[in-house]
RNA sequence: AGAGUUUGAUCUUGGCUCAGGAUGAAUGCUGGCGGCAUGCCUUACACAUGCAAGUCGGACGGGAAGUGGUGUUUCCAGUGGCGGACGGGUGAGUAACGCAUAAGAACCUACCCUUGGGAGGGGAACAACAACUGGAAACGGCUGCUAAUACCCCAUAGGCUGAGGAGCAAAAGGAGGAAUUUGCCCGAGGAGGGGCUCACAUUUGAUUAGCUAGUUGGUGAGGCAAUAGCUUACCAAGGCGAUGAUCAGUAGCUGGUCUGAGAGGAUGAUCAGCCACACUGGGACUAAGACACGGCCCAAACUCCUACGGGAGGUAGUAGUGGCGAAUUUUCCGCAAUGGAUGAAAGCCUGACGGAGCAAUGCCGCCUGAAGGUAGAAGGCCUAUGGGUCAUGAACUUUUUUUCCGGAGAAGAAGCAAUGACAGUAUCCGGGGAAUAAGCAUCGGCUAACUCUGUGCCAGUAACCGCGGUAAGACGGAGGAUGCAAGCGUUAUCCGAAAUGAUUGGGCGUAAAGCAUAUAUAGGUGGUUUUUUAAGUUCGCCAUCAAAUCCCAGGGCUCAGCCCUGGACAGGCGGUAGAAACUACCAAGCUAGAGUACGGUAGAGGCAGAGGGAAUUUCUGGUGGAGCGGUGAAAUUUGUAGAGAUCGGAAAGAACACCAACGAGGAAAGCACUCUGUUGGGCCGACACUGACACUGAGAGAUGAAAGCUAGGGGAGCGAAUGGGAUUAGAUACCCCAGUAGUCCUAGCCAUAAACGAUGGAUACUAGGCGCUGUGCGUAUCGACCCGUGCAAUGUUGUAGCUAACGCGUUAAGUAUCUGGCCUGGGGAGUACAUUCACAAGAAUGAAACUUAAAGGAAUUGACGAGGGCACGCACAAGUGGUGGAGCAUAUGGUUCAAUUCGAUGCAAAGCGAAGAACCUUACCAGGGCUUGACAUGCCGUGAAUCCUUUUGAAAGAGAGGGGUGCCUUCGGGAACGUGGACACAAGUGGUGCAUGGCUAUCAUCAGCUCGUGCUGUAAGGUGUUAGGUUAAGUCUCGCAACGAGCGCAACCCUCGUGUUUAGUUGCCAACAUUGAGUUUGGAACCUUGAGCAGAUUGCCGAUGAUAAGUCGGAGGAAGGUGAGGAUGACAUCAAGUCAUCAUGCCUCUUAUGUCCUGGGUGACACACGUGCUACAAUGGACGGGACAAAGGAUCGCGAUCCCACGAGGGUGAGCUAACUCCAAAAACCCAUCCUCAGUUUGGAUUAUAGGCUGUAACUCACCUACAUGAAGCCAGAAUCGCUAGUAAUCGUUGGUCAGCCUUGCGACGGUGAAUUCGUUGCUGGGCCUUGUAUACACCGCCUGUUACACUAUGGGAGCUGGCUAUGCUCGAAGUUGUUACCUUAACCGUAAUAAGGGGGAUACCGAAGGCAGGGCUAGUGACUGGAGUGAAGUCGUAACAAGGUAACCGUACUAGAAGGUGCGGCUA
Repeated sequence: AGAGUUUGAUCUUGGCUCAGGAUGAAUGCUGGCGGCAUGCCUUACACAUGCAAGUCGGACGGGAAGUGGUGUUUCCAGUGGCGGACGGGUGAGUAACGCAUAAGAACCUACCCUUGGGAGGGGAACAACAACUGGAAACGGCUGCUAAUACCCCAUAGGCUGAGGAGCAAAAGGAGGAAUUUGCCCGAGGAGGGGCUCACAUUUGAUUAGCUAGUUGGUGAGGCAAUAGCUUACCAAGGCGAUGAUCAGUAGCUGGUCUGAGAGGAUGAUCAGCCACACUGGGACUAAGACACGGCCCAAACUCCUACGGGAGGUAGUAGUGGCGAAUUUUCCGCAAUGGAUGAAAGCCUGACGGAGCAAUGCCGCCUGAAGGUAGAAGGCCUAUGGGUCAUGAACUUUUUUUCCGGAGAAGAAGCAAUGACAGUAUCCGGGGAAUAAGCAUCGGCUAACUCUGUGCCAGUAACCGCGGUAAGACGGAGGAUGCAAGCGUUAUCCGAAAUGAUUGGGCGUAAAGCAUAUAUAGGUGGUUUUUUAAGUUCGCCAUCAAAUCCCAGGGCUCAGCCCUGGACAGGCGGUAGAAACUACCAAGCUAGAGUACGGUAGAGGCAGAGGGAAUUUCUGGUGGAGCGGUGAAAUUUGUAGAGAUCGGAAAGAACACCAACGAGGAAAGCACUCUGUUGGGCCGACACUGACACUGAGAGAUGAAAGCUAGGGGAGCGAAUGGGAUUAGAUACCCCAGUAGUCCUAGCCAUAAACGAUGGAUACUAGGCGCUGUGCGUAUCGACCCGUGCAAUGUUGUAGCUAACGCGUUAAGUAUCUGGCCUGGGGAGUACAUUCACAAGAAUGAAACUUAAAGGAAUUGACGAGGGCACGCACAAGUGGUGGAGCAUAUGGUUCAAUUCGAUGCAAAGCGAAGAACCUUACCAGGGCUUGACAUGCCGUGAAUCCUUUUGAAAGAGAGGGGUGCCUUCGGGAACGUGGACACAAGUGGUGCAUGGCUAUCAUCAGCUCGUGCUGUAAGGUGUUAGGUUAAGUCUCGCAACGAGCGCAACCCUCGUGUUUAGUUGCCAACAUUGAGUUUGGAACCUUGAGCAGAUUGCCGAUGAUAAGUCGGAGGAAGGUGAGGAUGACAUCAAGUCAUCAUGCCUCUUAUGUCCUGGGUGACACACGUGCUACAAUGGACGGGACAAAGGAUCGCGAUCCCACGAGGGUGAGCUAACUCCAAAAACCCAUCCUCAGUUUGGAUUAUAGGCUGUAACUCACCUACAUGAAGCCAGAAUCGCUAGUAAUCGUUGGUCAGCCUUGCGACGGUGAAUUCGUUGCUGGGCCUUGUAUACACCGCCUGUUACACUAUGGGAGCUGGCUAUGCUCGAAGUUGUUACCUUAACCGUAAUAAGGGGGAUACCGAAGGCAGGGCUAGUGACUGGAGUGAAGUCGUAACAAGGUAACCGUACUAGAAGGUGCGGCUA
């Protein structure tokens, strides 16, 4: 310090997540030692038991123990004194002078310190105790006795009150033989402690805006230690609040702690300061101090005891128990130390404290060995089988000692001694021997670390992105590795990262975000000169900010943690002395901001009134006579009762053509016929006046399109709703015919729009160019223009700069200042509730639960568009022939079946794999067999092998018999073959083409696809490859921030077309002869065959083009612009096809999914589709005769000739291993005859019989022949296919496969041989450029709403149940205070009566809990109900994204299953 995650990729906005640190933690696994710390965060829930506050006999009377007794000693209930207000605990309450900081004045203070004085004289009681007595107990009652440092009176006083006399108020003694000591009382001062006041600061909510009657102040009185409405009576009507009162929620505050670079944020355990509380609520008493944790009284709840009458209790002290909870310890030791209470002291008490125990809860330290040593060990894992790794190593050798055992043994203890819980601890010495000691998490990226195996969208994982559907580095295990280590992971929480609330340090054109607009209050900010003051500011000093902590230095534990000492820091607040630049204040000026007056000026600025013409509709009259109207096409409507058309007249309402402009003016909304009246603002000029009067503007009031509302008018046209007609699967729409509200006016509401420049206002500064409006000036002119220039307004282009980019750019989105508004992931939601406003519709303000990892912006490359442009293709058009209808063949689907094996499925499957299923093939089915196997390699035994006969069986197979004994040899044996056996293995047309190779189809023979360097952009990318021409072509040319290059195109290859050279056999020719045959002789001219060469390159001419590339025309030429055809197939696409050609990973089967055999099936048949053949006839059919090819095949072959058969064919068997022989006849065609338009002399299906050929075999299931039979079909609906020249069409020939053949298929060959192309608007396909996009699995995309189902949270809801809270009334405990002479009373006074005083009772005010009443706030729950969210494959449509098929969206109104539709106005996103 950053990283992951939105996209195909990019930049940006923006959230989510991670890496760090921390904790009073918890939890999982694991666990050796020590030190130092820490340990109920939850129920301020309830508590058994023990202990935690006593002490003093030197205050007092008395009792007891002990001793033989006295004395001494010791102990003790009670009175009395001091202390139980400290120490210890907890954080419920508290938003407050509670705490923190800094001040202050009207106070108190036991014990302690200093100091000045004093203690004289009297008196009366009450406990204990004794007797009697009540009660279960707790606890009492009555009578009597008694002491004191207990109580009372008098005296005294440097005190208090008060000032005029005066009044009030003290004391205590004890110990000791004594010196002496310790107490007591009254003053003064101090220290420490406490009470009170005040300034500032201290959490969230405005969906809490008004609160307050002792309330604010005054006077009198009371009260207090003291000030004070603290209390009371009277008077006044104040006080607080937008700088947030009141109310509600939450919370002890601080030093500090954690984090952070800091500013900050979070937090308030342990330690320390303060506060509050002590079962809940109230109250006082005592005391120096309490309204009192281990005191009292009362009330309520709870628990316990009880003899039922009544009593007792309060662990938020320490241990401990139960409960809650994820979770937090021993019912330990000691007062040895420190501290506290008490005492003269010894001492005693002390769960404060010191220690130990438990817990890895945290921090720190130590150890689990170290050195040497290799057959590179066993074993594990991996493997390419060679090896690698664990292994920088175990064993082995040497050595050491944390624990352990034995011995010694502290400091902590001072102040003469004594005194140690911890503790026989720390530490030291000796002994022994590796003996006692390593785990946890992770290993896809972030993030260090990788393989095997199992699993197979299962099990699981996961912080985020995500992983897992048969080869998982992500799940589980293993090996290995990495990280940390007595711990390691996980979970929770806080800070950081997060500049993600931004003071430091963000934004608002399009990402979230500019109020619809202006005016103006508070507030904030403010021109220029001089003066004053010193509030802000700045500088010096003083005091304070407790200690601890943090930091620095030093020291002590072996180090560290930890502890000790000292220092420093402490931004704050307060005081004080200066300075005066800036802000502010005071005072006086100035004129540049602002305003006023003056002179001009433009304008749809506003309001009111008057007038005008064009058009529309209606009415009326005339002419006229059949349609009009409307649409993509129609229909509804209208018209012979006279429409439409046309002419004349009348009426009404609404809107104002041309001018008209990127023109004007207005704050915005908005504003347009003409004239008049009235009125606001702007601009220009000149520079007279005022003298900062300014800018912005929370609340506030004002204006505010359209729609809508109320009331009254008006109503021509248009026109939500509605009706009808169309369209459609439907059409609640788009289109058409009608048409109501409304649109218009007046008066009043509403307050919203994409109210937009999606850009708040003001001021200043920062290049220009080109327009336009208003108004000045200069120049010029007779004048108007023109030209130059100033101010103001409004456009466009653009520099710097800015911006994520797009873009903005003196009218800023630049550079700055001031000020107000707004934003903080998406959804839920501008929703709910609440409040305000409104007649309503609704508007304004405006959440949460829950859900989600993205949602967005700009730009890029593709793809797509019922977007655009350009050019092309049998794409259309122009032609021609078909398919679709019939019959048959064949393939497929479907169905059927024991099986109908498998694959191929839009183009790009379907006469396809299959260039040939009767058996075989064959993979399928049934049945019969085999199990090292039908086949391969290795081992052992045996026999040569081949062969022949026979039984059984459907065959395979099983059984028996015979014959034979070979080859090589080093004589051991070996090779080949057969057979038997055991194991490794064979075998698989079993699965996966979505694990693959190879091959192939397709786009497409379309012209494209890329790279290097450079340039450009933040980047993805772009440029090049685009543009102007041209081409079949990214072909070529020209231009250009590009220059070059590669794969494609073209060419090079083959065939055909011309010529030539060469060579002539089996081909050709001449002579000649003859026939079965060019057999023979000769020739190389021709044909032909083979090899080679030439030829065509826009080369020549003209025109055109840009003088180019090229195009058009012409000449010559066999051929002319790629001469024709073929082969040749770029980068990619389709998880295209093929595991059944072959190869192959993995999985799977192994007496079977292998293998052998027989038979069957692949040939089934209500049906559907594809591809073909034959036809429907006369351009034909039939019969007879006659011509002309090319290419190919042939020895398990082609087979001539002759004979037989109607024929298929049979017999015979010459020739040919082929330019020789054979297949072989070419057929359309020509000539001649018949048929004469018919289901025919068309057509040939189907069927029957008889035959032939192949083959073991022809039934399922071949082909052919003859005779007989003679079906449908008379040119084919919607739709659809091929073809541009030797092509289509038509006619035959041939080959492969093959015994034969289902071949009408496929490939090849030649014969005859057309028609048409104006052209590119539309269809289809691809190409290039451009545009839009919400698409990128890329339109077979994306996506919206209703509806059905499941789950989740939430609103409303008759209500129901709680909590909190205020108010009013009632009741009124304890208790203080007051009143009262009802009862009672030792001290003092008094002779006494009695009085004063005290106590009790009664009573008054206040007063807790309780009761009643109607409220407020809040929580839970609730039949039913509303929407919302989420959910791999439900329903209905298709609203949006492309012109999304009616452009979308905003506001409003109506309407509809739903998205939506329509009207009105607005906006361009």